[in-house]
Context: one part of a larger RNA
RNA sequence: CGCAGGAGUCUUGAAGUGGAUCUGUCCCUAGUACGAGUGGACCGGGAUGGACGAACCCCUGGUGUUCCGGUUGUUUUGCCAGAGGCAUUGCCGGGUAGCUAUGUUCGGAACGGAUAACCGCUGAAAGCAUCUAAGCGGGAAGCCAACCACAAGAUGAGGACUCCCUGAAGGCCCGUUGUAGACUACGACGUUGAUAGGCUGGGUGUGGAAGUGCGGCAACGCAUGGAGCUAACCAGUACUAAUCGGCCGUUUGG
Numbered sequence: 001c002g003c004a005g006g007a008g009u010c011u012u013g014a015a016g017u018g019g020a021u022c023u024g025u026c027c028c029u030a031g032u033a034c035g036a037g038u039g040g041a042c043c044g045g046g047a048u049g050g051a052c053g054a055a056c057c058c059c060u061g062g063u064g065u066u067c068c069g070g071u072u073g074u075u076u077u078g079c080c081a082g083a084g085g086c087a088u089u090g091c092c093g094g095g096u097a098g099c100u101a102u103g104u105u106c107g108g109a110a111c112g113g114a115u116a117a118c119c120g121c122u123g124a125a126a127g128c129a130u131c132u133a134a135g136c137g138g139g140a141a142g143c144c145a146a147c148c149a150c151a152a153g154a155u156g157a158g159g160a161c162u163c164c165c166u167g168a169a170g171g172c173c174c175g176u177u178g179u180a181g182a183c184u185a186c187g188a189c190g191u192u193g194a195u196a197g198g199c200u201g202g203g204u205g206u207g208g209a210a211g212u213g214c215g216g217c218a219a220c221g222c223a224u225g226g227a228g229c230u231a232a233c234c235a236g237u238a239c240u241a242a243u244c245g246g247c248c249g250u251u252u253g254g
Stems, first nucleotide, its partner, number of pairs: 001153001005164007016150004022050007034039001052107005060101004067094005072087006112144002118138004165253001170248004174190005195241003198237005205229002211224005
């Protein structure tokens, strides 16, 4: 831009496109059929793996330079104490969210159709024979469906329901933004408001703050006290910012 008005929700699709299609071992049937014996099945049923793939983060882990703690050297805060800076995040121990695999869950199936090689039935040409010439069956991890995803630009532009009607419906610009994201797009929200920040509460993590008191010559320990602090998490709350506005879009739809 189109789908001859504009929105919203749902949907058909054997129109079409893509993906997947793998396989081992063990057990039962059954030590049966078979076989002198050694050995040892078809068919059918069940269990459990490998590789591959998809989704996810409850568990196990990783990361987590925005969280907490320990610690070395040096420096600043006049000094002590307490803090800050720099040294790869100085180094080290942990770790929320998110993202993740080595973690978790699931998948390949079953049923069917037409067939290949091949196996057949009936059967002439050719009084016989012959699966083939007419006709009719069986038959593969392969083909078509089936399974999963996309899908009406399928211009053949489909269908159902609801709503709106003239500067209107509606859309865009603009702003706060994230489940989205290179930009764009997409989603949420814009005071008739919880969209983001802040604050409050909770959770989680760290692991016992500072100050003070007590004990010890001191390093340090104990108490106050599961303390203090706590990112991306979960809620609540208009305190801050989403102000005010502008533009496009027409004549009941050739």